[in-house]
RNA sequence: GAGUUUGAUCCUGGCUCAGAUUGAACGCUGGCGGCAGGCCUAACACAUGCAAGUCGAGCGGAAACGAAGAGGUGCUUGCACCUCUGACGUCGAGCGGCGGACGGGUGAGUAAUGCUUGGGAAUAUGCCUUAUGGUGGGGGACAACAGUUGGAAACGACUGCUAAUACCGCAUGAUGUCUACGGACCAAAGUGGGGGACCUUCGGGCCUCACGCCAUAAGAUUAGCCCAAGUGGGAUUAGCUAGUUGGUGAGGUAAUGGCUCACCAAGGCGACGAUCCCUAGCUGGUUUGAGAGGAUGAUCAGCCACACUGGGACUGAGACACGGCCCAGACUCCUACGGGAGGCAGCAGUGGGGAAUAUUGCACAAUGGGCGCAAGCCUGAUGCAGCCAUGCCGCGUGUGUGAAGAAGGCUUUCGGGUUGUAAAGCACUUUCAGCGAGGAGGAAGGCCUUAAAGUUAAUACCUUUAAGGAUUGACGUUACUCGCAGAAGAAGCACCGGCUAACUCUGUGCCAGCAGCCGCGGUAAUACAGAGGGUGCAAGCGUUAAUCGGAAUUACUGGGCGUAAAGCGAGCGUAGGUGGCUUGAUAAGUCAGAUGUGAAAGCCCCGGGCUUAACCUGGGAACGGCAUCUGAUACUGUUAGGCUAGAGUAGGUGAGAGGAAGGUAGAAUUCCAGGUGUAGCGGUGAAAUGCGUAGAGAUCUGGAGGAAUACCGAUGGCGAAGGCAGCCUUCUGGCAUCAUACUGACACUGAGGUUCGAAAGCGUGGGUAGCAAACAGGAUUAGAUACCCUGGUAGUCCACGCCGUAAACGAUGUCUACUAGUCGUUGGGUCCCUUGAGGACUUAGUGACGCAGCUAACGCAAUAAGUAGACCGCCUGGGGAGUACGGCCGCAAGGUUAAAACUCAAAUGAAUUGACGGGGGCCCGCACAAGCGGUGGAGCAUGUGGUUUAAUUCGAUGAUACGCGAGGAACCUUACCAGGGCUUAAAUGUAGUCUGACAGGAGUGGAAACACUUUUUUCUUCGGACAGAUUACAAGGUGCUGCAUGGUUGUCGUCAGCUCGUGCCGUGAGGUGUCAGGUUAAGUCCUAUAACGAGCGCAACCCCUGUGGUUAGUUGCCAGCGAGUCAAGUCGGGAACUCUAACCAGACUGCCGGUGCAAACCGUGAGGAAGGUGGGGAUGACGUCAAAUCAUCACGGCCCUUACGUCCUGGGCCACACACGUGCUACAAUGGUAGGGACAGAGAGCAGCCACUGGGUGACCAGGAGCGAAUCUAUAAACCCUAUCACAGUUCGGAUCGGAGUCUGCAACUCGACUCCGUGAAGCUGGAAUCGCUAGUAAUCGCAUAUCAGCCAUGAUGCGGUGAAUACGUUCCCGGGCCUUGUACACACCGCCCGUCAAGCCAUGGAAGCUGGGGGUACCUGAAGUCGGUCACCGCAAGGAGCCGCCUAGGGUAAAACUGGUAACUGGGGCUAAGUCGUAACAAGGUAACC
Repeated sequence: GAGUUUGAUCCUGGCUCAGAUUGAACGCUGGCGGCAGGCCUAACACAUGCAAGUCGAGCGGAAACGAAGAGGUGCUUGCACCUCUGACGUCGAGCGGCGGACGGGUGAGUAAUGCUUGGGAAUAUGCCUUAUGGUGGGGGACAACAGUUGGAAACGACUGCUAAUACCGCAUGAUGUCUACGGACCAAAGUGGGGGACCUUCGGGCCUCACGCCAUAAGAUUAGCCCAAGUGGGAUUAGCUAGUUGGUGAGGUAAUGGCUCACCAAGGCGACGAUCCCUAGCUGGUUUGAGAGGAUGAUCAGCCACACUGGGACUGAGACACGGCCCAGACUCCUACGGGAGGCAGCAGUGGGGAAUAUUGCACAAUGGGCGCAAGCCUGAUGCAGCCAUGCCGCGUGUGUGAAGAAGGCUUUCGGGUUGUAAAGCACUUUCAGCGAGGAGGAAGGCCUUAAAGUUAAUACCUUUAAGGAUUGACGUUACUCGCAGAAGAAGCACCGGCUAACUCUGUGCCAGCAGCCGCGGUAAUACAGAGGGUGCAAGCGUUAAUCGGAAUUACUGGGCGUAAAGCGAGCGUAGGUGGCUUGAUAAGUCAGAUGUGAAAGCCCCGGGCUUAACCUGGGAACGGCAUCUGAUACUGUUAGGCUAGAGUAGGUGAGAGGAAGGUAGAAUUCCAGGUGUAGCGGUGAAAUGCGUAGAGAUCUGGAGGAAUACCGAUGGCGAAGGCAGCCUUCUGGCAUCAUACUGACACUGAGGUUCGAAAGCGUGGGUAGCAAACAGGAUUAGAUACCCUGGUAGUCCACGCCGUAAACGAUGUCUACUAGUCGUUGGGUCCCUUGAGGACUUAGUGACGCAGCUAACGCAAUAAGUAGACCGCCUGGGGAGUACGGCCGCAAGGUUAAAACUCAAAUGAAUUGACGGGGGCCCGCACAAGCGGUGGAGCAUGUGGUUUAAUUCGAUGAUACGCGAGGAACCUUACCAGGGCUUAAAUGUAGUCUGACAGGAGUGGAAACACUUUUUUCUUCGGACAGAUUACAAGGUGCUGCAUGGUUGUCGUCAGCUCGUGCCGUGAGGUGUCAGGUUAAGUCCUAUAACGAGCGCAACCCCUGUGGUUAGUUGCCAGCGAGUCAAGUCGGGAACUCUAACCAGACUGCCGGUGCAAACCGUGAGGAAGGUGGGGAUGACGUCAAAUCAUCACGGCCCUUACGUCCUGGGCCACACACGUGCUACAAUGGUAGGGACAGAGAGCAGCCACUGGGUGACCAGGAGCGAAUCUAUAAACCCUAUCACAGUUCGGAUCGGAGUCUGCAACUCGACUCCGUGAAGCUGGAAUCGCUAGUAAUCGCAUAUCAGCCAUGAUGCGGUGAAUACGUUCCCGGGCCUUGUACACACCGCCCGUCAAGCCAUGGAAGCUGGGGGUACCUGAAGUCGGUCACCGCAAGGAGCCGCCUAGGGUAAAACUGGUAACUGGGGCUAAGUCGUAACAAGGUAACC
């Protein structure tokens, strides 16, 4: 920096990612070289080999080897063998010296006996350096060896011989040590080279050189000791300590010291964290980070510790000793069973453990170490090599050209695109690897010869230097150079949804799988798997693990605490922290300079060397630190003074429900007694329980008792908080104010501590009127352990004692200072005048607003959440959990302190827009109400569900499906079923081939489709036309997906809304506009206004209808005139009327009055045919319902292709215990029947409507005129008149059934309509519930049309006739609109969500017990060993052995404590698509919620 909480936003806050790193491991892959690195686990056990020896110039010597000499044998006469000599080379074993305390390994232990930094004094120091002095003279042993002997072995025992630089005296001896200052005491070793004189016992002495030895002093080095500071976690470890702390004395040590001991004193450590527990080697450094920090301590370097486990000492300069010793223990091995041996955390290597870490290599050539005079020997230190991509660095796997943009792959919109200059082809190059040839450096030294110098008596010897000579390389087939050949031998891994660079196809279908977080996958997956392509890195690439970073997410740098996590309930006060003005001193902090130190390596800078780099190397800087010295004195500290502004004291005054105790008053409730009085009272939404005729309730009088104090009373007062209220008295705390005086910083905060602390609760004793948990009863309810009601006990009250918690809240710690204003209110004070219920000012409180500022926002704003300072408390994702365990407190209830495992990717705050509310306000609608008529009951029709069926095709299915798609299923339709056929039929086009026959007619079979048989044939310019067949492509599908879609439609809703531009406000989502006040049918209009405008909607424009006019009169009309008929606009005429159909007019709140700012509203207003939208229709904003439709149509994808296509026959869609919707007809007299009579509109008609005539009871039939229609074709019915029926299952009602027919049609059985005769069912007005309608409407009456051969039409769509009732009003039901409010909702209340129970899984607490671990205490036992003591034995002696004692590793016993593991059973917790019961919370969540 990014992702992730939300519909969106801003915060808070966690989780996750991108980076760097690693002693790594795993997966896939793998060309070369350089430089590094390589058991992090079992400090587990180890076979085998090697890792520490050396010195013959210390010694006695000679087991082995070699040279040399002598002898012998074989004899080939110079070869082989044997023997001896021998100490020349050399050397086994032994005595002796030095070294095995270094080098190498490991990190178990150790939180300080360690390490780091800096200091210190009471020490030792082999080898080394310097200096001084010495090195005289004696003695006795022990190994080896020899002999005897034990034992399996390891290893001994005894006797005897012997040397020394081994051992012991004596002498000398200081500047050594001790001292009582008189003195006393302490040493040594020789060996080798050379040699002139002298001496000789011929060994030498003697001299000299070299190496040694002894003493002392000094240095260097190394080591030991002490001090300060720093160096992990836990307080759920708070007290620890008996040699403990100190002193005196002694012992001991190299040395200080309780290091040890005796005595004395009672100290010492600890909240600045003692003691205890857990973890851990420390550092230079490494890694990360801008830094500060964090994590870490492999390789390299310094220190420490350890060496199978534990203890111990010896030797030594140095050890309590990795490759030494003794003892104990565990383990392993050998054994003759008696006894012995061993210690890879050295280098290799083995087993084991583990995710995991190498060769039983070469060499001492170099560097270094040990011994030695030296040569030299030893050296798994070291130098090299081997293995491993473990890391870092470098190189290569070719270069140029090359478009037909090849083939192939992938993809496609079929055109193409991409792989891709990539390949091929052409032209070049040869690093590296391969083969061959050459070839540095790492080598300095040492040895030999010669010369010079030093030393010396010396030209010997020895040392140094110089010259010359012969030599010394593990690596090594080295690095490097040259030559040869040929593109030849050399590329993978991960990823491609966002973060995050990189996209398509196929497969799969919540499966398989992916996933770091968010998340992807349920048939169109850029997220799984494969492929093509792409991106990134590259001999590597990914994954996992780990650390830091990002994380300001522990905040020193650098965070917070009103509401997000977070202010202790409040005071007092200890330690601590901080502290007013001023003067002097000091110099601890602070500042400056200097010195020492801060190892090297590493990091950084500048150079150098490997072809470069990594790497190596020289110099510098740095090492932030510590210590010492000197200086400065502003600030802080310390100290000595002074001051008064902080704080306090004294005096006056004042307000107050401040506290404690005592007393007292009135009202009210209840109870008791009495009087009056009679039937109810009480209670609720409604009731009931309860009380009452044994007299309640009501009312009056009197009495008892307890508790609480109306009015005043208030965002008023007091108190630290909790809290405090009638009135009076006493005692008492604090506060405010005024003026003067005094003290002189006495102050602030406050971990622990301590005190107070509502209500409830607990204990003891009282009290108890009212109220009231528990409890009882009555209701409510599905239930009701509740809400409501009637009762009612603890308790509430008092005294004393506990408890110690609350949403103990201003969710805001205390103190101090500063920072615009305005208006209230309480207490005190000052001043002014016009003396008032006055004004101005000030101070201490307490409120409301508001600027700057702050805040995520809300908000806070002198009573800060502003600006600063001091101190304390607290927070670090949600859940688990304020829980468990442990401690402390409590009588108990419980409180306080306070985790972890596990689990989730969120949880939270504020604000925004919606939606919702059994929230509020305003308004509308046949929404209710007021009315009228229905449905629901009956029969039938029709649709649906269900059931049935071979099939009962499919869809629609809350409102918004159900007389719906369908405006018309007998076949067809038809999509369904059974059976029988076809394989490209019909249509269309292209291309190819063929034929002139197919087709058609006829016949046969068949249910038909179809199959078979037969017959015949056109034109021609011979090219063909035409027709047909066939092949290929192209088809076909009412198969799936309406949740892939277009189009269309329903609904909210003809509701009044939905938005935009610019501006403004807000961090932002968003807001404003669109809100407010009015008004309207309306976001209609007006006014106001940080808004001004605009768009889609509303309205209007369109059509019909209502009035009139003009024009035009045929098929329409007929007043007047004429003709004419039984009658008739029938005819002549007419153009007046009706009508037809085109154009105009008319209505706009225009006028009047009233109200109002206006908009507008009101009026039996005028006028008018019509009046306030005149009435209807068409017209449906942004959007919602993944609403409906893939079966109208179109279309993506998928599926079928001798079938899911297509043809045909028959059946089915019409089934029928049942349920529902929509209708028709009725139940009758406002009616039925019969007869007679009248009046429409709008439509339709040639395969048609059909007048009229005839036949038939009739449906209808046979003739037949008119009309393609203002011309022809229809009886409109209700209605009116007359008659009859008289309330009944009827002269109502017509279902059902029987019979006979008509018509349509190929066909009327399943399954048509109609007619006639007969039959004559249910039904007497319909339960709960529910529907429509506000005027030409409801109701009622017919008529017409589409579809259509006919029709199941009672349906649908239209048309006219007759023609009502009612609306007080908006409380309620339903739906809707606007504003506001709450919200834990946002797939939006059909939401969200809580708890028990049931199931599975996980971690965890308790637990009778069982089993481990480490430590402490007490007692018993006690090895080796030091120390102490000591008569007998050994030794000449020093001394030793033996024995005794102290201490003690280990072992045993006992009782406690601590800490693990496990456990029957048990407790809660967490998680888990669709379990059970309820509905606690979120809205007034339906009883406000919460502590």

Background: This is a predicted structure of a 1491-nucleotide RNA (small-subunit ribosomal RNA) from uncultured Psychrobacter sp. RNAcentral holds the sequence, with entries from ENA.